[in-house]
Context: one part of a larger RNA
RNA sequence: CCCAGGCAAGGGAAUUCGGCAAAUUAGCCCUGUAUGUUCGCUAGAAGGGGUGCCUGCUCUCUUUGAGAGUAGGUCGCAGUGACUAGAGGGGAGCGACUGUUUACCAAAAACACAGGUCAUCGCUAAGCAGAAAUGCUUUGUACGGUGGCCGACGCCUGCUCACUGCCGGUACCUGAAAGCCCCUUUCAAGGGGAAGAAGGGCCGGUAAAGAGCGGGGGUAACUCUGACCCUCUUAAGGUAGCGUAAUACCUCGCCGCUUAAUUGGCGGCUUGCAUGAAUGGCGUAACGUCUCCCCUGCUGUCCCUGCCUGGGACCCU
Numbered sequence: 001c002c003c004a005g006g007c008a009a010g011g012g013a014a015u016u017c018g019g020c021a022a023a024u025u026a027g028c029c030c031u032g033u034a035u036g037u038u039c040g041c042u043a044g045a046a047g048g049g050g051u052g053c054c055u056g057c058u059c060u061c062u063u064u065g066a067g068a069g070u071a072g073g074u075c076g077c078a079g080u081g082a083c084u085a086g087a088g089g090g091g092a093g094c095g096a097c098u099g100u101u102u103a104c105c106a107a108a109a110a111c112a113c114a115g116g117u118c119a120u121c122g123c124u125a126a127g128c129a130g131a132a133a134u135g136c137u138u139u140g141u142a143c144g145g146u147g148g149c150c151g152a153c154g155c156c157u158g159c160u161c162a163c164u165g166c167c168g169g170u171a172c173c174u175g176a177a178a179g180c181c182c183c184u185u186u187c188a189a190g191g192g193g194a195a196g197a198a199g200g201g202c203c204g205g206u207a208a209a210g211a212g213c214g215g216g217g218g219u220a221a222c223u224c225u226g227a228c229c230c231u232c233u234u235a236a237g238g239u240a241g242c243g244u245a246a247u248a249c250c251u252c253g254c255c256g257c258u259u260a261a262u263u264g265g266c267g268g269c270u271u272g273c274a275u276g277a278a279u280g281g282c283g284u285a286a287c288g289u290c291u292c293c294c295c296u297g298c299u300g301u302c303c304c305u306g307c308c309u310g311g312g313a314c315c316c317u
Base pairs, nucleotide, nucleotide: 001312002311003310004309005308006307007306008305010303011302014301019298027051028050029049030048031047036041038152052074053073054072055071056070057069058068059067060066061065075079087296088295089294090293091292092291093290094288095287099111100110115150116149117148118147119146120145121144127136128135129134153283154282155281156280158213159212160211163210164209165206166205167204168203169202172201173200174199180193181192182191183190214232215231216230217229218228241275242272253269254268255267256266257265258264
């Protein structure tokens, strides 16, 4: 010096990306328990007290014993005396939850999930595998199966069918080969025509289908702002919400709180470079080896190192 473990005056996160690691807490009994809430929970919330041994008495029972209560005594620094054995609280983000996952760098906010919704399918179904037979779905039959999206619950889910897709319709137009009619012709080839399927045109519908959801100018009796007006333009011009956000370039936005000091955190404002409604929007109790911030406690993380035990390296023999 390395590995494993132990102790440490005073300070107590000053360490660090970050309390990583360690320390604190710890069992059982009694007491007590805020806020929020979907009334289940949150909750072992938090916090406080007790805990050994000896003797007497009372009571209970699954009474050869165990347990509860009570009074007195007694020892230690310490009585769950070793071992065993939760640190706690507050505020945000994301995901409702228990679950699942990259066997061997990712456990998560990703996947799944109950639940919502749309489409499809009447069973010799739809969907899937196969060349087919056949098989799965299916010991099933629409209160079912298949496929897609969203993802508990609560409040909601705005406008646009121009484009793409899908569904329906279609007097009319278009529309291949074969067949039919005509022409040509010895035959064949060839030429022309009528009729005409699906499809397309055309018409309509459909956004919890793929998608999309503007620009310029002016205007109120200080100023500012612009309910209002004009204009260009679109299929329609972003509604409710939320908003410097896991989304904001400018940006360390501005204000407040937190600190002695804060590119952090939380709350508000919000002109949103480039939020926004099942690619769901906004809330939400409970939950989380998830992410961020703060407080109490605690500590060798640190100030700042030292010592001890065991093993190793190293040195000497």
Large-subunit ribosomal RNA, domain IV from a Candidatus Anstonellales archaeon, 317 nucleotides, folded computationally.
The source organism's lineage runs through Archaea, Nanobdellati, Microcaldota, Candidatus Micrarchaeia and Candidatus Anstonellales.